[in-house]
RNA sequence: GGCGAGGUCCCGUGCGACGCCGCACCGUGAACCUGGUCAGGGCCGGAAGGCAGCAGCCAUAAGCGGAUGGCGGCGGGUGCCGCGGAUCGGCCGCGCCUCG
Numbered sequence: 001g002g003c004g005a006g007g008u009c010c011c012g013u014g015c016g017a018c019g020c021c022g023c024a025c026c027g028u029g030a031a032c033c034u035g036g037u038c039a040g041g042g043c044c045g046g047a048a049g050g051c052a053g054c055a056g057c058c059a060u061a062a063g064c065g066g067a068u069g070g071c072g073g074c075g076g077g078u079g080c081c082g083c084g085g086a087u088c089g090g091c092c093g094c095g096c097c098u099c100g
Base pairs, nucleotide, nucleotide: 001097002096003095004094006092007091008090009089010085011084012083013082014081015079016078018075019074020073021072022071023070025066026065027064028063034059035058036057037056042051043050044049
């Protein structure tokens, strides 16, 4: 100096980790304008009984908070990860050949 194979920089993708969002989960959650049960009291009734229903209690909606081990989506200066592509260019060593 030449040739070859490879690594890396590059692209795609899978998986994992991380972050965010949603669902599921847990808690909280309505004077009346949600539901249930409705003491007392009220109304109807001759009575039996019936009706509406405040407080209380129970449950729940939106909302809020939590947890984040589950599921889904998204993201990138993500991973000494896997697979594929590109590898004719840069860099890194390796092998072979050759010249001085």
A computed fold for a 100-nucleotide RNA from an Actinomycetota bacterium, annotated as Bacterial small signal recognition particle RNA. The model forms 96% of the base pairs in the Rfam consensus. A source record names the gene ffs. The prediction has a mean pLDDT of 78. Taxonomically the source falls in Actinomycetota (Bacteria, Bacillati). Its Rfam family is "Bacterial small signal recognition particle RNA". Rfam's curators write: The signal recognition particle (SRP) is a universally conserved ribonucleoprotein involved in the co-translational targeting of proteins to membranes. The literature on the family includes a 2002 paper in Nucleic Acids Res by Regalia et al., "Prediction of signal recognition particle RNA genes".